[in-house]
Molecule: transfer RNA
Organism: Nanobdellota archaeon
RNA sequence: GGGGCUGUGGUCCAACUUGGUUAAGAUUCGCGCCUAGGGCGCGCGCGAUCCCGGUUCAAAUCCGGGCAGCCCCA
Repeated sequence: GGGGCUGUGGUCCAACUUGGUUAAGAUUCGCGCCUAGGGCGCGCGCGAUCCCGGUUCAAAUCCGGGCAGCCCCA
C1' cells in the first nucleotide's frame, strides 16, 4: 500500500439477506418482596445501535466517506 471481517447498555449477545409499531434476551447495578439476618429465589426500574453524510414517508439494517480492532497479501 491492497483485500476481508467486525463495531449495539457497565459486560455478553440477538435483530441486518425481508428497512416498518416501544431495539429482544442474559448478566451487573438500584429499589421492593421474601428471611431473625444474609444468600438463593421472585417482581419492578436504570441503561445501547462507533462518527459524519446520503437514499427513503421511514435506517441498527441500504449506499458513500472516515475512525478503531482482528486477520490475510505485499